[in-house]
Notes
A computed fold for a 72-nucleotide RNA from Candidatus Portnoybacteria bacterium CG10_big_fil_rev_8_21_14_0_10_38_18, annotated as transfer RNA. RNAcentral holds the sequence, with entries from ENA. Its Rfam family is "tRNA". Rfam links the family to the GO term triplet codon-amino acid adaptor activity. Rfam classes the family as a transfer RNA. NCBI's taxonomy places the organism under Bacteria, Bacteria candidate phyla, Candidatus Portnoyibacteriota. The coordinates come from a structure-prediction model, not an experiment, and the mean pLDDT is 82.
This record gives sequence, structure tokens and C1' cells, in this order.
RNA sequence: GGCCCCGUCGUCUAGCGGUUAGGACAUCAGAUUUUCAAUCUGGUAACAGGGGUUCAACUCCCCUCGGGGCUG
Repeated sequence: GGCCCCGUCGUCUAGCGGUUAGGACAUCAGAUUUUCAAUCUGGUAACAGGGGUUCAACUCCCCUCGGGGCUG
């Protein structure tokens, strides 16, 4: 350099054009407990950036950025 794959809460991950963007762990608050842990209830928190297609884009297309693999 070429080709391919990936990028979503702090972390891991679901989401095959119309979901309030969901779950687990973590975290915060409360309940329980003499305290801690465990358990239960509730909350906060995310689509890499730009452009395009479309009535509508996390989802499809292009470019850029970042990560990974194969290869000269």
C1' cells in the first nucleotide's frame, strides 16, 4: 500500500428502516442488617465524526478518524 471485519451507557453486549435505544455487571439512592457483605426496589448513564438516500437512519451508501485480522 491492497483486501476484510469492527466502533452503541464506565465495561461487556442486544437492536436486519418506524422500539421511550434494551439487558448484564458497575455506580448512586432507598429498604433490610448492630456494621460490612449478600438480597430486594428505584434512579443516572450510550449510537466515533461528516455528508448522502428516505416521509423516517443505530440500521442502507460514501468519505474521514480509531481499533483488529490477512497479505505484498